[in-house]
Context: one part of a larger RNA
RNA sequence: GCCGGCGAGUUACGAUAGCGUGCAAGGUUAAGCAGAAUAUGUGGAGCCGUAGUGAAAGCGAGCCUUAAUAGGGCGUUUAGUACGUUGUCGUAGACACGAAACCGGGUGAUCUAGCCAUGAGCAGGUUGAAGUUUGGGUAAAACCAAAUGGAGGACCGAACCAACGUUCGUUGAAAAGACCGUGGAUGACUUGUGGCUAGUGGUGAAAUUCCAAUCGAACCCGGAGAUAGCUAGUUCUCCCCGAUAUGGCUUUAAGGCCAGCGUCGAGGUUUAGGAUUAUGGAGGUAAAGCACUGAAUCUAUGAUGGCCCCACCUAGGGGUACUGAAUAGAAUUAAACUCUGAAUGCCAUAAUACCGUACUCGGCAGUGAGUACACGGGUGAUAAGGUCCGUGCACGUGAGGGAAACAGCCCAGAUCUACAACUAAGGUCCCAAAAUAUCCGCUAAGUGUGUAAGGAUGUGAAGGUGCACAAACAGCUAGUAUGUUGGCUUAGAAGCAGCCAUCAUUUAAAGAGUGCGUAACAGCUCACUAGUCGAGUGCCUUUGCGCCGAAAAUGUACCGGGGCUCAAGCGGAUUACCGAAGUUUAGGAUUGUAGUGAUACAGUGGUAGGGGAGCGUUCUAAGGGCGAUGAAGUCAGACUGUGAGGACUGGUGGAGCGCUUAGAAGUGAUUAUGCCGGC
Numbered sequence: 001g002c003c004g005g006c007g008a009g010u011u012a013c014g015a016u017a018g019c020g021u022g023c024a025a026g027g028u029u030a031a032g033c034a035g036a037a038u039a040u041g042u043g044g045a046g047c048c049g050u051a052g053u054g055a056a057a058g059c060g061a062g063c064c065u066u067a068a069u070a071g072g073g074c075g076u077u078u079a080g081u082a083c084g085u086u087g088u089c090g091u092a093g094a095c096a097c098g099a100a101a102c103c104g105g106g107u108g109a110u111c112u113a114g115c116c117a118u119g120a121g122c123a124g125g126u127u128g129a130a131g132u133u134u135g136g137g138u139a140a141a142a143c144c145a146a147a148u149g150g151a152g153g154a155c156c157g158a159a160c161c162a163a164c165g166u167u168c169g170u171u172g173a174a175a176a177g178a179c180c181g182u183g184g185a186u187g188a189c190u191u192g193u194g195g196c197u198a199g200u201g202g203u204g205a206a207a208u209u210c211c212a213a214u215c216g217a218a219c220c221c222g223g224a225g226a227u228a229g230c231u232a233g234u235u236c237u238c239c240c241c242g243a244u245a246u247g248g249c250u251u252u253a254a255g256g257c258c259a260g261c262g263u264c265g266a267g268g269u270u271u272a273g274g275a276u277u278a279u280g281g282a283g284g285u286a287a288a289g290c291a292c293u294g295a296a297u298c299u300a301u302g303a304u305g306g307c308c309c310c311a312c313c314u315a316g317g318g319g320u321a322c323u324g325a326a327u328a329g330a331a332u333u334a335a336a337c338u339c340u341g342a343a344u345g346c347c348a349u350a351a352u353a354c355c356g357u358a359c360u361c362g363g364c365a366g367u368g369a370g371u372a373c374a375c376g377g378g379u380g381a382u383a384a385g386g387u388c389c390g391u392g393c394a395c396g397u398g399a400g401g402g403a404a405a406c407a408g409c410c411c412a413g414a415u416c417u418a419c420a421a422c423u424a425a426g427g428u429c430c431c432a433a434a435a436u437a438u439c440c441g442c443u444a445a446g447u448g449u450g451u452a453a454g455g456a457u458g459u460g461a462a463g464g465u466g467c468a469c470a471a472a473c474a475g476c477u478a479g480u481a482u483g484u485u486g487g488c489u490u491a492g493a494a495g496c497a498g499c500c501a502u503c504a505u506u507u508a509a510a511g512a513g514u515g516c517g518u519a520a521c522a523g524c525u526c527a528c529u530a531g532u533c534g535a536g537u538g539c540c541u542u543u544g545c546g547c548c549g550a551a552a553a554u555g556u557a558c559c560g561g562g563g564c565u566c567a568a569g570c571g572g573a574u575u576a577c578c579g580a581a582g583u584u585u586a587g588g589a590u591u592g593u594a595g596u597g598a599u600a601c602a603g604u605g606g607u608a609g610g611g612g613a614g615c616g617u618u619c620u621a622a623g624g625g626c627g628a629u630g631a632a633g634u635c636a637g638a639c640u641g642u643g644a645g646g647a648c649u650g651g652u653g654g655a656g657c658g659c660u661u662a663g664a665a666g667u668g669a670u671u672a673u674g675c676c677g678g679c
Base pairs, nucleotide, nucleotide: 001679002678003677004676005675006674011092012091013090014089015088016087017086018085019084020083021082022081023080026048027047028046032042033041034040052059053058062074063073064072065071095233098230102223103222104221105220106219107218113197114196115195116194117193118192119191120190121189122187124156125155126154127152131148132147133146134145135144136143160184161183162182164181165180167178168177199215201211202210208217236614237613238612239611240610241609246259247258248257249256250255260367261366262364263363264362265361266360267359273355274354275352276351277350278349279348280347281346287340288338289337293334294333295332297330298329299328300327301326305322306320307319308318309317310316370395371394373392374391375390376389377388378387379386400411401410402409415588416587417586418585420584421583422582426578427577428576429562430561431560435575437574438573439572440571441570442569448564454548455547458545459544460543461542462541463540464539465538466537467536475532476531477530478529479528481505482504483503486500487499488498511526515524516523589604590603591602592601593600594599615668617665618664619663620662621661622660623659625657626656633652634651635650636649637648639646640645
C1' cells in the first nucleotide's frame, strides 16, 4: 500500500413539546401483599389537576399595596391526568478517538554523580630539588667546587584513562562506532568488590549535568473514560423547503447568550405583506453658491507700526520700492461653511384584470472567520487580490454556454427521457458548429496581437487665416552699395567680444547688419531686389487611425494556434446562420393548489439545517412455508424497482433457511497519519 473484519448520539432518572390510547372535574397508584408470573388482583400513602393572592398572619373570586379606593400589580370567564412513543434539554464519561499536565502509593544509585570501607594497577627512558660527604675558603660562619643523593599535581612515552581533528559510517558491524592522527599517563591519577544518598528529592570542579538507551523534575500502578471553547472522523435511500458569516452583551474575539435569517406544527384578525401608479409629507446629501464661519489671490484707497529728512524746549511738518488693519472692486475654495438645493430612498393615504404573502404562539435548528465585482465613501499614496462601512448582485450552497485554460466577470437557474425545433451571451478562413456575406470608409504599423510623459513634414476628415497669372512658394542666374573702420571701449574692435545710438544717401534693392570666418582686416553667406520659370504655396485649430519612446532571465511565449493586409484588422450600416441543461415540441415521474372526479394550473439546483416517506441487517413472538429430487453461503447472467434494493436460472456448496404481520436493537463505513489480521 491493497483486501477482509472491527469501528462513533447509547442507557438510566428527571424536564419539556408533539403524537397515540384510557378515563375525565377528575386522573393515577408507589413500596408491600397475593400470584408460576413482568400478567392480574390488592394496596389511595403519595403526586398532578380542580383558586387565587400576599413576605406572612391571613383573606378568598378575589387578593395585595395604602390613611384611602384614588390609581396600580397578579388573578377570575374551566381541562386535566396516567401510560406509551418521537423530538430536544438537564444530571451522569453522555457521539467516539486524541493531549501536554496534576495528585496518591510504590519501584529504582547493577547505568551514571558524589561520598564511605577495603583491595589492585601504572613497560621503559630523561631531568637531577633539599639534604649529606670531601676539597677549597673564613677568626668562626657565610660562600665556592666536585661527588653523593633521588624531590616533583616535573619531562618523553606503552599499558590504562580520556575524546581535540578530518574521513568513513548515517534502513550503521555499532540506538554514539572504526581507521589515522590527538591529550593525561606518581596523580585533584586509574580501577575491582561491598556500601550510603530518591523524585515537593538526591547528586553536581555547575553543563539544568546525571539519577538504568527516559530528566526544567525518573519509572510503575492507581484517581481516570482527568479536562480539551481545539483538530480530524461520524456508516443505507428517495421526496419537500432551505439559511448565515449581521446587531447587542460577554477576561469576549477559534466560544457563548438574546435578536436577525431557516424549517415544522397550530392559530385567528380576515389581506394586514410585496409590486406599480398617483397624491401628501419630513429631510439638508449630489450639485451649486459665498449671504455666515474659515481658507486663499490680485488691484485701489490706506489706519497702526517701522525707517529717513526738517525742527527739537515742546508741539509738529515732510518723505517712504517697508508692514498692510479696514473698506471697495475682481476672481477662487471647504467632511466638521450654507443665501440655495435635486434625483433616489423613507413615511403615510388611495387605487389596481398584478404577486401571494404578512403576523402571533409553540417544537427543532444551523449561522454569528465570508469573498470577488459594480456604484457611494473613510483609511492608505484618489497603492494593493489592502483595510473599514453603505447599496446591489454572484460565488458561498449553482451545474450548463461564453471569456484558450480561469469560485465571484457576461449569458442563463439543471425533475427525468429524446440522433427534434428556436434563441441568449458570444461567434461564422482552418483547427472548430456557422458568411472566405453585402455596402461605405480607415489602417501599412502584422498596428491589430501589452504601457506613459514626451517627440515627429506618417496618413484620412473638418474648419480658419496669409501670399499668388499685376507671376506667389521652391530652385537657378545676378546684385547685395555710399557717408563709414558710426560713436565709445580696446593692444586691436573695420556689420558680426562688449556698451550706446541705429541715422542719412545712391537705388530695382541692400540691416550702422542673419550666421560662418580673421589677431584685426580680408573672404563666404543671409535679409532685401531684379531676371528666369509658370500654378499653387505657407501657417494655425479640432479630430480618426497609425510611428518612436518599448531591455530579462528553460523555448517562439504580450492573437489559444495555424495563419490573416480592398483582412480573417479597426469604425459605421444590413441580411442570413451557428450557438446553452434557457424557451418550445413529444412522452413519463413527483409536490402543491383547485375540483366529487376526469383533469387543469403552478412548481421540482442546493451546503449547514428542519420536515416527510421508505430499503436492508441481527434477534423475538404468532401464523403459514421451503430443504439431501440439495438450505445458507459463494460464482456468473442480456430480469425487475425512482432509489436503498428484490427476484429468477445455472455452476459450486453440503444442512439448515425464507415469507407475512408485529416487536426489540451491539442495525448499514472509501476515509478518524483509525484498530486487528492476511498478502

Predicted 3D model of a 679-nucleotide part of an RNA (large-subunit ribosomal RNA, domain II) from Spiroplasma sp. TIUS-1. The prediction has a mean pLDDT of 86. Rfam family: Bacterial large subunit ribosomal RNA. Lineage of the source: Bacteria > Bacillati > Mycoplasmatota > Entomoplasmatales > Spiroplasma. The RNAcentral record of the full RNA draws on ENA.